Overview: The part of an RNA shown here (small-subunit ribosomal RNA, 5' domain) has 517 nucleotides and comes from an uncultured bacterium. Its mean pLDDT, the model's own confidence on a scale to 100, is 83.

[in-house]
Context: one part of a larger RNA
């Protein structure tokens, strides 16, 4: 000198954008924070209408079965020196649900079971028994190959196991309907595109006052397991591997694009936003599933806290808000789904603390503003001094004309909205496409304009000995009180401490701390 997720001390008009627990991965009252489909199934409380009634017709919750989705999106650095991240290849060793193309297909039957019903057990959490039902829920059979497996060929390529085509025999595996206008939809199998997985080359902090390390430990075989290779697992056999190019140990640590500095090479960081990873009260386990060893899912086991009728049960804010606590510190228990985006539906439309918005804070950055112009009896005051007079505060004030950002009143007042639905046209055509038209705003009567009166509503903070721009002014104190970044200042004339009065310097902010460079 520049920088900050900063804090503290004095001071404060305003707006636009950003940012806002760096400390205990510390404990959490409370609310929300993942649902949604009746166009996949039993089923119906309720309600309305017509009707004397019977009983028709309509709308239909909440719970169950069944799909999808809950593996996203948030959120946080505990772990982690690691193929974890970065970069670059591989995969002839792989998987991939919605979703696009394409080709082919859905035939025929069965047993149950949740609900409801009835009977029960328990403080509750919850839960037994019986009897009865339905599917796109689960099961059997047919039917099929460019699917899988096994057998021997044959042609082309290939770094090697081999891989791609073709035929050939043999065995295995599918489906599902709503609704019958029409859409949505099942099933096999190839390709796509999207996610994901494996391996690898090299690059990734300190400490040698840390030199040896290692039996699943290096290979082999065989087997098994994986979507896949693979000591990954087990059996057996070999006796091998790593390291001074720093292995083993030990400390710290989420990596990166990037950010800060600096002419640059370097050096430091790794808040926000983005991509990757790892975790979810602490450890383990595995189910389900295309995809998880799953934050608001399941089982154990631990701590901690809560409920009990003492027999037993319940809970996981590293989601948003917001509470104690820690701390020099860090914000509302707000609206809204109007937009973007997500899930689920034909869709209408639910749901969405993602998101957009709003509040709180000078925590940063950028704009604006606290007037402008004349105006000298150089006015009173104040301060000083060579003191009947001077110099300075100083065009400053007063006055005089101007102006109206802003602020204050009042009127008007967006854009973000395009869709999707609906109507109504044209076009080929029996289902899209494009045109029109309607509908839909949290913010918000904001943003902006426009109008009226008026200088009217608006200035501090350090500094002032040299370094360093600003006083050899005054008063006060007398090595005391006290300043101070260094150097040093005060011990009776202090430009260095406390006032005053001038003066520099920045300006809604000044200055101190504290870290890097």
């Nucleotide at each position: 000198g520049g920088a900050u997720g900063a804090a503290c001390g004095c001071u404060a008009g305003c707006g636009g954008c950003a940012g806002g627990c760096u400390u205990a991965a510390c404990a959490c009252a409370u609310g929300c924070a993942a649902g949604u489909c009746g166009a996949g199934g039993g089923g119906g409380a309720u309600a309305g209408u017509a009707g004397c009634a019977a009983u028709a017709c309509u709308a239909g919750a909440g719970a169950c079965c069944g799909g999808c989705g809950c593996a996203c999106g948030g959120g946080u650095g505990c772990g982690u020196a690691a193929c974890g991240c970065g970069u670059a290849u591989g995969c002839a060793a792989u998987c991939u649900a919605c979703c696009u193309u394409u080709c082919a297909c859905a035939g025929a039957g069965g047993g149950a079971u949740a609900g409801c019903c009835c009977a029960g057990a328990g403080a509750a959490a919850u839960u037994u028994g019986g009897a009865u039902u339905a599917a796109u829920a689960c099961c059997u059979c047919a039917u099929a190959g460019u699917a899988u497996a096994a057998u021997a060929c044959c042609u082309u390529g290939g770094c090697a196991u081999c891989a791609a085509g073709g035929a050939a025999u043999u065995a295995u595996u599918a489906a599902a309907g709503u609704c019958a206008c029409a859409a949505c939809g099942g099933u096999g199998a190839a390709a796509g595109a999207u996610g994901a997985g494996c391996a690898u080359g090299c690059g990734u902090c300190c400490c040698a006052u840390u030199a040896g390390c290692u039996a699943g430990u290096u290979g082999g075989u065989a087997u098994g397991g994986u979507a896949a290779c693979g000591g990954c697992a087990u059996a057996c056999c070999a006796a091998g591997g790593c390291a001074a190019c720093g292995a083993u140990g030990g400390g710290u640590a989420g990596g990166g694009g990037u950010c800060c500095u600096g002419a640059g090479a370097g050096g430091g960081a790794g808040a926000u936003c983005c991509c990757c990873c790892a975790c979810a009260c602490u450890g383990g386990u595995a189910c389900u599933g295309a995809g998880a060893c799953a934050c608001g899912g399941a089982c154990c086991a631990g701590a901690c806290u809560c409920c009990u009728a003492c027999g037993g049960g319940a809970g996981g804010c590293a989601g948003c808000a917001g509470u104690g606590a820690g701390g020099a510190a860090u914000a509302u228990u707000g609206g809204a789904c109007a937009a973007u985006g997500g899930g689920c539906g034909c869709a209408a439309g639910c749901c969405u603390g993602a998101u957009c918005c709003a509040g709180c804070c000078a925590u940063g950055c950028c704009g604006c503003g606290u007037g402008c112009a004349g105006g000298a009896u150089g006015a009173c005051g104040g301060u000083c001094c060579u003191a009947u007079g001077g110099a300075u505060u100083g065009u400053a004030a007063a006055c005089u004309g101007c102006u109206u950002u802003u602020g204050u009143a009042c009127a008007g007042g967006a854009a973000g909205a395009a869709a999707c639905a609906c109507u109504g046209g044209u076009u080929c055509g029996u289902g899209a496409a494009c045109c029109a038209g309607c509908u839909u705003g949290a913010c918000g009567g904001u943003a902006c304009u426009g109008u009226a009166a008026g200088a009217a509503u608006a200035a501090g903070g350090a500094u002032c000995g040299g370094c360093u721009a600003a006083c050899u002014u005054c008063c006060g104190u007398g090595c005391c009180a006290g300043c101070a970044g260094c150097c040093g200042c005060g011990g009776u004339a202090a430009u260095a401490c406390g006032g005053a009065g001038g003066a520099u310097c920045c300006a809604a902010g000044c200055g101190u701390u504290a870290u890097c460079c």